RNAcentral holds the sequence, with entries from MGnify. The RNA shown here (Lysine riboswitch aptamer) has 162 nucleotides and comes from a bovine gut metagenome. Its mean pLDDT, the model's own confidence on a scale to 100, is 75. It matches the Rfam family "Lysine riboswitch aptamer". Rfam's curators write: Riboswitches are metabolite binding domains within certain messenger RNAs that serve as precision sensors for their corresponding targets.
């Protein structure tokens, strides 16, 4: 530097699927009596005594963010998360949020349990700890012709081959 390997492997696209949810919204009738809407806070806007909110009731009835699965692509730092820094983002500003990009920092890989966090959600995702699995090199051993096996460690900055 090129070519590869782990395997309940990764990432994105599609289709799906369940949850959001009988929830937001939107109609009917009753009650209700001044505030309500635009993520919060100011500003500005818009609806409201031709009845705001709110609760009760009749029919209608979503969608995002985040998940499953199945199939295709591209792949094997695959990628994931944290932090910080810069743009974008709803009517303005800020202040969260979210989505991108850089930096830089940890994680071999998936799986279970337990906490704690995030979420509507114990669906999942992260973090910390413990469990055994799996790949992989080293070390050290019994057995062996080789393959192969015990034990310990070890980290993808690794690991085979060139």
């Nucleotide at each position: 530097g090129u070519a590869g390997a782990g395997g309940u492997g990764c990432a994105u696209g599609u289709u799906u699927u369940a949850a959001g949810a009988g929830u937001a919204u939107c109609u009917u009738g009753c009650a209700g009596g001044a505030u309500g809407c635009a993520a919060c806070a100011g500003g500005u806007g818009c609806a409201g005594a031709a009845g705001a909110a709110u609760g009760u009731u009749u029919g209608a009835a979503a969608a995002a963010g985040g998940a499953g699965a199945a199939c295709a692509u591209g792949c094997c730092g695959a990628a994931g998360u944290u932090a910080u820094a810069a743009a974008a983002u709803g009517c303005c500003u800020g202040u969260a949020g979210u989505u991108u990009u850089a930096u830089a920092g940890c994680u071999g890989g998936g799986c279970g349990u337990a906490u704690g966090u995030u979420u509507a959600a114990g669906a999942g995702a992260c973090a910390u700890a413990c469990g055994a699995c799996u790949g992989u090199c080293a070390u050290c051993g019994a057995c062996g012709a080789a393959a192969g096996u015990g034990a310990u460690g070890g980290a993808g900055u690794g690991c085979u081959a060139c």